[in-house]
RNA sequence: AGAGUUUGAUCCUGGCUCAGAACGAACGCUGGCGGCAUGGCUAAGACAUGCAAGUCGAACGGACUAUUUGAUUGAGUAAUCGAAAGAGUAGUUAGUGGCGAAAGGGUGAGGAAUAAAUAGGAACGUACCCCGUACUCUGGGAUAGCGUCUCGAAAGGGACGGUAAUACCGGAUGAUAUGGUUUACCAUCAAAGAUUUAUCGGUAUGGGAGCGGCCUAUUUCCUAUCAGCUAGUUGGUGAGGUAAUGGCUUACCAAGGCUACGACGGGUAGCGGGACUGAGAGGUUGGCCCGCCACAUCGGGACUGAGACACUGCCCGGACCUCCACGGAGGGCUGCAGUAACGAAUAUUGGGCAAUGGGCGAAAGCCUGACCCAGCAAUGCCGCGUAUAGGAUGAAGCCCUCGGGGUGUAAACUAUUGUCAGGUCCUAGAAAGUUUUCGGAAUUGAUCAGGACCAGAGGAAGCCACGGCUAACUUCGUGCCAGCAGCCGCGGUAAGACGAAGGUGGCGAGCGUUAUUCGGAAUCACUGGGCUUAAAGCGCACGUAGGCGGAAUUACAAGUGUCUUGUGAAAUCCCUCGGCUUAACCGAGGACUUGCGAGGCAAACUGUAAUUCUUGAGGCAAGUAGGAGCGGGUGGAAUUCUUGGUGGAGCGGUGGAAUGCGUAGAUAUCAAGAGGAACGCCAGUGGUGAAGACGACCCGCUGGGCUUGUACUGACGCUGAGGUGCGAAAGCGUGGGGAGCAAACAGGAUUAGAUACCCCGGUAGUUCAGGCCGUAAACGAUGUCUACUAGGUGGUAGCAGCUUCUGACGCUGUUACGACCGAAGCAAAAGUGUUAAGUAGACCGCCUGUGGAAGUACGGCCGCAAGGCUAAAACUCAAAGGAAUUGACGGGGGCUCACACAAGCGGUGGAGCAUGUGGAUUAAUUCGAAGCAACGCGCAGAACCUUACCUGGGUUUGACAUAAUUGGAUGCCUUCCUGGAAACAGGGUAGGUUGCCCUUCGGGGUGAAACCUUAACAGGUGCUGCAUGGCUGUCGUCAGCUCGUGUCGUGAGAUGUUGGGUUAAGUCCCGCAACGAGCGCAACCAUUAUUCUUAGUUGCUAAUUUCAAAACCGCAAGGUCUAGAGAUGCACUCUAGGGAGACUGCUCGGGAUAACCGAGAGGAAGGUGGAGAUGACGUCAAGUCAGUACGGCCUUUAUGCCUUGGGCUACACACGUGUUACAAUGCCGACUACAAAGCGUUGCCAACCCGCGAGGGGGAGCUAAUCGCAAAAAAGUCGGCUCAGUUCAGAUUGGAGUCUGACAACUCGACUCCAUGAAGUCGGAAUCGCUAGUAAUGGCGGAUCAGCUACGCCGCCGUGAAUACGUUCCCGGGCCUUGUACACACCGCCC
Repeated sequence: AGAGUUUGAUCCUGGCUCAGAACGAACGCUGGCGGCAUGGCUAAGACAUGCAAGUCGAACGGACUAUUUGAUUGAGUAAUCGAAAGAGUAGUUAGUGGCGAAAGGGUGAGGAAUAAAUAGGAACGUACCCCGUACUCUGGGAUAGCGUCUCGAAAGGGACGGUAAUACCGGAUGAUAUGGUUUACCAUCAAAGAUUUAUCGGUAUGGGAGCGGCCUAUUUCCUAUCAGCUAGUUGGUGAGGUAAUGGCUUACCAAGGCUACGACGGGUAGCGGGACUGAGAGGUUGGCCCGCCACAUCGGGACUGAGACACUGCCCGGACCUCCACGGAGGGCUGCAGUAACGAAUAUUGGGCAAUGGGCGAAAGCCUGACCCAGCAAUGCCGCGUAUAGGAUGAAGCCCUCGGGGUGUAAACUAUUGUCAGGUCCUAGAAAGUUUUCGGAAUUGAUCAGGACCAGAGGAAGCCACGGCUAACUUCGUGCCAGCAGCCGCGGUAAGACGAAGGUGGCGAGCGUUAUUCGGAAUCACUGGGCUUAAAGCGCACGUAGGCGGAAUUACAAGUGUCUUGUGAAAUCCCUCGGCUUAACCGAGGACUUGCGAGGCAAACUGUAAUUCUUGAGGCAAGUAGGAGCGGGUGGAAUUCUUGGUGGAGCGGUGGAAUGCGUAGAUAUCAAGAGGAACGCCAGUGGUGAAGACGACCCGCUGGGCUUGUACUGACGCUGAGGUGCGAAAGCGUGGGGAGCAAACAGGAUUAGAUACCCCGGUAGUUCAGGCCGUAAACGAUGUCUACUAGGUGGUAGCAGCUUCUGACGCUGUUACGACCGAAGCAAAAGUGUUAAGUAGACCGCCUGUGGAAGUACGGCCGCAAGGCUAAAACUCAAAGGAAUUGACGGGGGCUCACACAAGCGGUGGAGCAUGUGGAUUAAUUCGAAGCAACGCGCAGAACCUUACCUGGGUUUGACAUAAUUGGAUGCCUUCCUGGAAACAGGGUAGGUUGCCCUUCGGGGUGAAACCUUAACAGGUGCUGCAUGGCUGUCGUCAGCUCGUGUCGUGAGAUGUUGGGUUAAGUCCCGCAACGAGCGCAACCAUUAUUCUUAGUUGCUAAUUUCAAAACCGCAAGGUCUAGAGAUGCACUCUAGGGAGACUGCUCGGGAUAACCGAGAGGAAGGUGGAGAUGACGUCAAGUCAGUACGGCCUUUAUGCCUUGGGCUACACACGUGUUACAAUGCCGACUACAAAGCGUUGCCAACCCGCGAGGGGGAGCUAAUCGCAAAAAAGUCGGCUCAGUUCAGAUUGGAGUCUGACAACUCGACUCCAUGAAGUCGGAAUCGCUAGUAAUGGCGGAUCAGCUACGCCGCCGUGAAUACGUUCCCGGGCCUUGUACACACCGCCC
């Protein structure tokens, strides 16, 4: 000293919470010793028992005990043994008497002043104590005790008799006392003796000390939702009363007294020194100790006394309790212990008067629950200890990446020491005093303390925390459960926040928790806050009290300053020193006590008094602007209504309608009339007013402002609690008025509804007079006044000057008002900025977290009412809020793009079938995908296999991997049998083969592969895609996304990236506090379109050439022509390498002379030529653990593995995607053309033959520019069909077949032929694709693949359109801007 918490982030405002200290504490866990303190805070509720105030015999008479003496006397013959009056000595003490009992001790109920604190005062008292003065003479009568009798249960009495005093009473004396007349007298009041010989007493009186009573001033809690209170009340006079003043009491008189500086009332409370906290100022508190007060079961009263209205005295009353013989009697722990009760909670029915103090006494002494000690309680503070040194094999438990780490020298073990506790013994340190005096001698300890020795690590450590704040971290368990939590918050399967363990941190005989107080909180702000928007300026003015107040001079000294002085108790706090071994604790000295009182001095400032001044304020004069106010009058336009005319079917109204009006004549139109309300244009961030507010014109009355001048007054001023007045609209009451408009109401629409928006009507009201109400976002959300502090530009109303012949205009200056921009400053920022929200001053008002409460309840005041003003609380939350930032969003705006719409073409949605999905079904119908971006998707091929699912059977180191281990030599290949559905289990035959090294080929060594045993482990398409990697989808091929440095901003952030143009593009140009850069765009890459060149086999064949079927000519020979074949050739086509070409390069126009755009030329191609690949930062916890990988969890004779059969193909139904059609631009038949790109040896398969056909036979060729698949189809030509469920369409079904397949086409394959011939005649709402070689349409190929469900997917070529005016609308995207209470971000928030 700060920290956490509002937000996506930021700054501010603002509350909540935490860290500190404290405690008469309590609770939980734990607990060795000692010192010093503290300990019923609750029931001022009730109390059993014991003790807490007695003492004096040197005041008194007795009684008793002991003893001495003993008159007298008894018994006995006597010795002797007894009794005993009286007297003495010593002692005890019931009573009388004295002193004390009013102190000490306890408690805080009451009490807000009869109290306390501080400072003063005058009208008083005082036993004991101290100092003085004087005196202490003489008598008397009683009474308790006691004795006798007696009443009563008891407590307690009664009668009679007799007795003493320092008890009581009389007399005398009596001043310095008191009182009275008057200054000299008068009057009045005392006393007690005891014992011994010196003291102690007694009386009166004076003084002192200490103590006490009384009075005054100041200060002392909350409440105004308590505003008026008071008749002994305030004062006076007389009297009474008191120790004393006083309405203290009483009679009379007067009518006062207190109060916004808070009376009166209500609530709460003992006050102070001090204590706790705090930097201080303050805030809270008053237990222990000290001072004061009050109280003593509750209420009242007096007596005694120096002192009481008396804690353990008296009387009365109440409540409660006890005893009782029922007639009565007794009691008071808020003394010390103690009891039950209450409660979270608070101790022993202890010891002693040894010390200190008190009472009595001459004293010894007695009494003392005051006090000193001990006991109990970790309740607090302080101190000490629970060992010290060595000791690694670094044990176990814990964690781990399995390497190790930490607990940790910690332990064990070895050595040493000896505090405290324990034991034995010793000492009088606390002891001073006392015993009449002196000397000697003797004696006093309840309790504590000190010293020596013995023994032996022995008897002695816990509590809380570990997510952030806040020092300290991991594992397991749990799974929004159990629980934690001071605030934020943690826990829904990987929790450092729950529980446990290990470890760590903190404190330590304690540690945490709870309650409370202060602090932090500048969060009530005196020190030290605010009020435009966060809470907060009264709606506005006038004005009372109050507060504050211009210039000069003089005086005073109240405030103020300074000096001196009294007081401010002690203790405490602070400083220094000292005493306990130290400390706590205690002692001594000092300082402090910021306050109050008294005195002296000063006179600047404030104040007071007096005198003056003019600048504040006001007055006077001359002008001036104005919707300023009030009253009266006048006017035109318009609406409506009435009457009459014309006219004849509609009008009106809306987004569209309807209700409504109209043939009884509306609307429209003309004329005349009635009535009410409001005043168009002018009109303007223009004017006036304090605000509300004020707008036709004229007249009258009235208020204020401004300007200029000035020879007047002389501070007369500012603000303003209460108070008073004004105060929009609506509303209320009375009386008028009522055209239009129009709450309520009614009707028609709209709507899911529509108590609304729209329409037709319509009453209060709106208007006037006079009266209430008193509120508004009554706003500039900004109180009034004054001064000062840069400017600039408009406007309104004046004035002055210059210019000009004059005027207008213009220019300059100045005052007031009203606007905008802006420096400094201020502000959280937005903003404000001479009209301040700047700098200062004066005064008033208001605020103190939020929401629900609530501007509400209750109370009071106002109001006719409606209601207004004032104004809470319980409970609840951790926020609520302000300004600004970035996004996102808007049925906000601007710009812009896209098959987004529009314009077109063709589809889907209707039918049949195929396929996927949902649903339902099932033993199973394995699993995943779910708007776009799941649904012909994973699946580029489910009959078995696949296969993950189901049924049944089987198996357990396993179908598969690694390394180890046991055994021993076997194992593998071919083959046979039995059971079985197979897997598998069991059995058998024969043959082959069996590693490596050495070898003398006899053999020896080793043990690989394989098999077997065991335990590690394997395995899992089991779970979690919300633990993950990787990959993918989507926004979107949209043009965006960022960074460095600089600059701006307190900051989040901004700038750059915005702006003007342009582009397909953040593409480029220009500008600019930005300058650059990166990822994206583009380009680079491959393909296609043109061309050149190089290369020609398997490609090509124009020319040249050879051969030549068929055909033609010719009688024939022969010729011609050409399919084909060969040679030559590489021209062409083609193939595939390398180049060229296109760049807005050229021209014109536009544009800013730019970027770029439009048109044109040339060109195969023109403005990114076409089409690909290429996907920024990121979003969707998007998809995938079932493609693979991977953390964690689960499983291990099973959720693994093998296997049979079944299922994934089921079927009232719903959806998606396709396909075939519904036909004539068609279908059928016949004939005739033209491709590209692919594939092929487990293959493609030619020719030829067979079959109607699928196909079969056959086998040439081809590992492919060579051979094959291979026929391209639509198209074209010719013929048929003639609009029909058809010569359309082909589902379904029957029959017969073909092919594939290690087995097998029933569930469940494809194809062929014959027959059968369903729905369907162009498809509701809705919806999809496409902008050119595109749509549409036609066929061809390939992957997967034994075959196939392919109508799917991926490619290829053929034929080949229409339309686009355009961007209003729908969907989606980009940029800028705006609003936002959204940020999980509009599928939001919220009522």

Predicted 3D model of a 1391-nucleotide RNA (small-subunit ribosomal RNA) from an uncultured bacterium. It matches the Rfam family "Bacterial small subunit ribosomal RNA".